[in-house]
RNA sequence: CGCUGAAUCUCCGUCCCACAUGGACGGGAGAGCGGGGGACCCGAUCAGUUGGGGCGAGUCGCGGCGAUUGCCGCGUAGCGCAGCUCUUUCAGCGCGAGCCCGUCAGCUAACCCCGCAAGCGUCUGGAAAGAG
Numbered sequence: 001c002g003c004u005g006a007a008u009c010u011c012c013g014u015c016c017c018a019c020a021u022g023g024a025c026g027g028g029a030g031a032g033c034g035g036g037g038g039a040c041c042c043g044a045u046c047a048g049u050u051g052g053g054g055c056g057a058g059u060c061g062c063g064g065c066g067a068u069u070g071c072c073g074c075g076u077a078g079c080g081c082a083g084c085u086c087u088u089u090c091a092g093c094g095c096g097a098g099c100c101c102g103u104c105a106g107c108u109a110a111c112c113c114c115g116c117a118a119g120c121g122u123c124u125g126g127a128a129a130g131a132g
Stems, first nucleotide, its partner, number of pairs: 001121004008031004012026005032116006042106001051104001052101004060075006078095004084132007
């Protein structure tokens, strides 16, 4: 300086410092961004089975191993990257996870609640079109 992501900004207070426009902290405050719950209406309404649901791009198929959970490989819905920003196209490179609620939640106005993390990269950096 920049990237993924909602995960940023401002003010107040205390502290660090000689000082500060710098830094840290807070049962602090606000703005902004993101998520969940929650009526009428609508939807759903039976039986069985392996309860059901949420965040997220992170689903699904085939094959192999495996007693099962699962592991591995190849693909795939989908997602991300590139130097002013946005959209589109081509080429190229990656991801295609993980976690949470706890038997419970369709949609949903009012209303209520929660989060503002974590991780990583570059040192003149692909090309084209349109708009700003």
This is a predicted structure of a 132-nucleotide RNA (c-di-AMP riboswitch aptamer (ydaO/yuaA leader)) from a soil metagenome.